[in-house]
A computed fold for a 77-nucleotide RNA from a Bacteroidia bacterium, annotated as transfer RNA. The sequence was found in a public genome assembly. Taxonomically the source falls in Bacteroidia (Bacteria, Pseudomonadati, Bacteroidota). Its mean pLDDT, the model's own confidence on a scale to 100, is 80. Rfam family: tRNA. Rfam classes the family as a transfer RNA. Rfam links the family to the GO term triplet codon-amino acid adaptor activity.

RNA sequence: GGUCUGGUAGCUCAGUUGGUUAGAGUGCAUGCCUGUCACGCAUGAAGUCGCGGGUUCGAGUCCCGUCCGGACCGCCA
Numbered sequence: 001g002g003u004c005u006g007g008u009a010g011c012u013c014a015g016u017u018g019g020u021u022a023g024a025g026u027g028c029a030u031g032c033c034u035g036u037c038a039c040g041c042a043u044g045a046a047g048u049c050g051c052g053g054g055u056u057c058g059a060g061u062c063c064c065g066u067c068c069g070g071a072c073c074g075c076c077a
Stems, first nucleotide, its partner, number of pairs: 001073007010026004019057001028044005050066005
């Protein structure tokens, strides 16, 4: 340098053919429970969907550029 692949909540991940409200588990906060903690139950907060642009009535999803990680291949020495 080329090809492929991944980037979505603090963490690990899902998200179908583009369709209007973006989700799960875990963690966190509050309440209940308990003599206390843990467990359990309930409620809640938490998101520039890596970044920029484009297509479209509509983009996490499609296209282009770019940044970062991974795999494979190649070039110079």